[in-house]
RNA sequence: GUGGCAGGGCAUGCGGCCGCGGCUGACAGUCCGAAAGGCGUCAGGCGAGGAAAGUCCGGGCUUCACAGGGCAGGAUGCCGGAUAACGUCCGGCGGAGGCAACUCCCGGGAUAGCGCAACAGAAAAGAACCGCCGUCAAGGUAAGGGUGAAAAGGCAGUGUAAGAGACUACCGCCUUUCCAGUAAUGGAAACGGGCAGUGCAAGCCCCAUCCGAAGCAAGGUCAAAUUGAAGCCAUACAGCUGCCCGCUGUGCUUCAGGUAGGCUGCUCGAUCCGUCCGGCAACGGGCGGGCUAGACAGAUGGCCGCACACGACAGAACCCGGCUUACCGCUCUGCCCACUUUU
Repeated sequence: GUGGCAGGGCAUGCGGCCGCGGCUGACAGUCCGAAAGGCGUCAGGCGAGGAAAGUCCGGGCUUCACAGGGCAGGAUGCCGGAUAACGUCCGGCGGAGGCAACUCCCGGGAUAGCGCAACAGAAAAGAACCGCCGUCAAGGUAAGGGUGAAAAGGCAGUGUAAGAGACUACCGCCUUUCCAGUAAUGGAAACGGGCAGUGCAAGCCCCAUCCGAAGCAAGGUCAAAUUGAAGCCAUACAGCUGCCCGCUGUGCUUCAGGUAGGCUGCUCGAUCCGUCCGGCAACGGGCGGGCUAGACAGAUGGCCGCACACGACAGAACCCGGCUUACCGCUCUGCCCACUUUU
């Protein structure tokens, strides 16, 4: 220098005018409403995102349910750790890919049982098509050929009619023991086992662990109307009924309950920024500082000016941690990697 790898940051910027939604402060009408409560003017300050998205996981919060156990259903699945929790993250292990930095939507069990293995091939699990042997018969034979993703450990020798873990050495595998490691796992050795059973569990299934349901239109609270209960006035009114009694309704008070409506839940929080400490890291802790949208027909807009790299995907609705998906580009970091050049 070129090409990569990993991890971050930004997301047109600045200014003016007019609007819109909250908040704070000051002032005010006694304006709206039965009440609860709401409204006005001025000033100040604040006002979308890295994904606000998909709503796919997990948690907080709320209401309901709940002795305990089981069945059904769902999710997860190497080991250790982080965390409020997770299907997330971090660090390892084995496998796969890459020259490498590094990456991976790779990760329980195939002697519990069932199922499947297209095409090809004789045969897809206990196999004889060709070949070999054989008295060319019965039959033996998994060495050789060919098919396939996969064909019954590999290879050399002994052996044999030909062959074959049938036997032997070496390699591989399993088992056992020892060593290292918290563990997954790795390494070594040995006699032990001749190795008799292939693959798929992202097919059913088995094993282990976890999971109550619904969601802020949750829920709480104030409370016209309507309703219920008790009481009051009985000399009121109406009805049954022309009259008396009785009953019912109307009225007022209190209580209960609760529709419309109002308020709340609502944003100070597993919070953000800086710094120090512990830890390889995820993360945890200490100290200092900051307050950063909160609507309910739902604000975040419009018109100008200047600048350039000419502006992508996209718009909060209870909150938070993740994952996934979309995205014009710009930029930073690294005892990072490969190749090349120069000294």
The RNA shown here (Bacterial RNase P class A) has 343 nucleotides. Of the family's consensus pairs, 92% are formed in the model. Its Rfam family is "Bacterial RNase P class A". Its family is annotated with tRNA processing, ribonuclease P activity and dimeric ribonuclease P complex in the Gene Ontology.